[in-house]
RNA sequence: CGGGGCGUGGCGCAGCCUGGUAGCGCACAUGCUCACCUGCAUGGGGUCGGUGGUUCGAAUCCACUCGCCCCGA
Numbered sequence: 001c002g003g004g005g006c007g008u009g010g011c012g013c014a015g016c017c018u019g020g021u022a023g024c025g026c027a028c029a030u031g032c033u034c035a036c037c038u039g040c041a042u043g044g045g046g047u048c049g050g051u052g053g054u055u056c057g058a059a060u061c062c063a064c065u066c067g068c069c070c071c072g073a
Base pairs, nucleotide, nucleotide: 001072002071003070004069005068006067007066010026011025012024013023020056028043029042030041031040032039049065050064051063052062053061
C1' cells in the first nucleotide's frame, strides 16, 4: 500500500443477505420455592464503533472514517 473479517445492554452472541416494534443466554434486582444443590415468575438496562448520505422508515443500503484481527505485497 491492496484485500478480507469483526465492532449490537456488564459479558458472550443473534438479527444485516431480503430496510418495517432491538432480541437470546449468562449476569443483576424483586418476589415465591428449596434450604445440600436449586427451580419458577416478573423487572431494569443498549439506539447498534463514529460522521454524513439515500429513504416515509436504516443495526440492516451507500460513502468516508476509527479500533482490533487475518492474508498478500
This is a predicted structure of a 73-nucleotide RNA (transfer RNA) from Patescibacteria group bacterium UBA6899. It matches the Rfam family "tRNA". Gene Ontology term of the family: triplet codon-amino acid adaptor activity. Its mean pLDDT, the model's own confidence on a scale to 100, is 82. The source organism's lineage runs through Bacteria and Bacteria candidate phyla.